This record gives sequence, structure tokens and C1' cells, in this order.
RNA sequence: GAAAGAUGGACGGCCGCUGAAAUUAUUUGGUUUCAGAGGAAAGUCCGAGCUCUCUCGGAAGGAUGCCCGUUAACUGCGGGGCGGGGUGACCCGACGGAUAGUGCCACAGAAAUAUACCGCUGUUUUUACAGUAAGGGUGAAAAGGUGAGGUAAGAGCUCACCGCAAAAAUGGUAACAUUUUUGGCAUAGGUAAACCCCAUCUGGAGCAAGGCCUAAUAGAGGUAAUUAAGGUCCGAGCCUUACCUGGGUUGGCCGCUUGACUAUUUCGGUAACGAAGUAGCUAGAUAGAUGGUCGUCACUUCAUUUAUGGAGUACAGAACUCGGCUUACAAUCCUUCUCA
Repeated sequence: GAAAGAUGGACGGCCGCUGAAAUUAUUUGGUUUCAGAGGAAAGUCCGAGCUCUCUCGGAAGGAUGCCCGUUAACUGCGGGGCGGGGUGACCCGACGGAUAGUGCCACAGAAAUAUACCGCUGUUUUUACAGUAAGGGUGAAAAGGUGAGGUAAGAGCUCACCGCAAAAAUGGUAACAUUUUUGGCAUAGGUAAACCCCAUCUGGAGCAAGGCCUAAUAGAGGUAAUUAAGGUCCGAGCCUUACCUGGGUUGGCCGCUUGACUAUUUCGGUAACGAAGUAGCUAGAUAGAUGGUCGUCACUUCAUUUAUGGAGUACAGAACUCGGCUUACAAUCCUUCUCA
């Protein structure tokens, strides 16, 4: 310096709060036992379980974008390919298509879908004409690069090597890699986190979802229709009148915690992960519990007479659940690798 991981306070006494089970008493109390906020509970970014929306098909809209594997699924994770950064260990990638089409490339520069400002060469008294794209300048980019030959001077004009394109063979599941052959080269380039094309996937809303009970001088009143209208757009089916005003409850219960769960062993796999066995049950609040205090210890630091004394100990609190990603974090421990 790089990669990965763990802890992030412990023990005891006294008092207090919430839930579950058992027991006791009878008016809602007592006793005993057990349990009680995280690695991110944060962000609400992605995916799902679950609930409701009438069913099916499509369109629109949206998302992803190298290959293979994994998963309930994912834009996640693992492994690989190619490209880039780094001396290196390693890190990053919005990584399909520019010959389907459209658009854009400012300024500078002579010119940015094609040319000739300076220059070089030839003719010419001069003016001017013809050839050229090697050299110079401008620029992110100027008719593929380096070298040699050739030429009036030059140019893939020719040759060698590289680049590019095509084909074949070999290796690999594949993305791709290597080798050989052919071609002076279809083609001036770039840009798709520009529109677009291609492939794959995809309804919407969300626990404040949703369901049940209680409650009534209100199973009230009004408007518009019934060939219509409504149930997100289109089609088919199915169901049903639609909309407005007003009354009652803003109370209680469920959802609400046994899970794509946790720990450990064996087997398979490079790994992510999968299968099987054994053991375990670890908050469920509802204005919102999970705490306060005393003492001892632990860690860091300062002073010092080495006996001790002082100071400090991070980020931060569940609210349906789970798999990820991102962000915050005092201090300590541990493993491997790279460079000097």
C1' cells in the first nucleotide's frame, strides 16, 4: 500500500417498564420462569413474499444490455472475456447495433460528408495555367502508421512490417484467443448516459394494503339514464345503474411474527451457492416498552513519586417480512498478498 473479516463493551446488586406461559385471587391484582432495538434498524434506490384492483389478449409506457453460472427474483452475487488505470498486489467499465434511417461535431482553420491557405514541381517575359496532398499551420479529429523504392515533385503508386476486412483451421459450453491464406482495402472518421433499431423482461397501487366487530330519530335526500353509462387505453367476455349532498364510527380485534429463518456437521462445486442430518424459537409496541443508578473490570490517552490519580469510549433506535445496494462510524483485533 491492496483485498477480506470480527468486535464495537462485560459482570454483580437495588429499583422500574413491555410481552408470553403457568399459577393464584376475584375485579382486574399478585407470584414464578423465559425473552426484550442493528451492522447498518438509516436512505426508500432495486427485487420479491403478501393484500386489493373482475378475467383473458394486445397496445402504450418503462427497465436491462459481453459470456457462463447462481437465486423466489433482481440493475444483486460468483467466475471468465475484452478495454482502460496502476511499478505491483489490485481497481474501474452506461460493455448489443454507426452498411435501416435521422441528427450533431461549437470555436479555430482554406476546408469537418471533403478541400487546397502556406508550401513543392513544371510551363511562362509577366500575368497566369497545370500537377500534388509527402512537409508546415489550425484543431479533439484533416483521405491508416513506420521505413525503403519510385517520381518533374508526390501519393498504397510499389514493396516489407503493422493496422483494417473476409475466409479457413485449432482451443474454449461461450464471450473470445492464436495461426494461415487472400485483398491495396467495401469504407474519410467520431458520437446511440442523441433520437432510433435489435434482443429479453415487465399491469397498477401499497400494511396508513386489506378483513371483521361495534355503532343509527338516516335501509335519508337530489340529479342523469336504462339501445346508454360504469368497471385505467383498445378488443372479447363477465358483472352492475352511475354521480352528488348528508348521517354514524374516528372505538376495538385480526393482519403482527415458524420464516425463500438461525447455528453447526457432512457431501458436491474454483466460487457464489445447492442437498442432507442434528439442534434452536430469539421484540411485536400502538403516542408508542426494551431503562435508571451504584460498584468492579476492559480498552485508549495524559501526568507521575511507578504506588496511583484524572479524562474519554463511535455511528446510531424495530413498527408487515425477507434478499441486496448505497451512506455513517471513536477505537481495537486478525488473515493473506504487493512494493521499497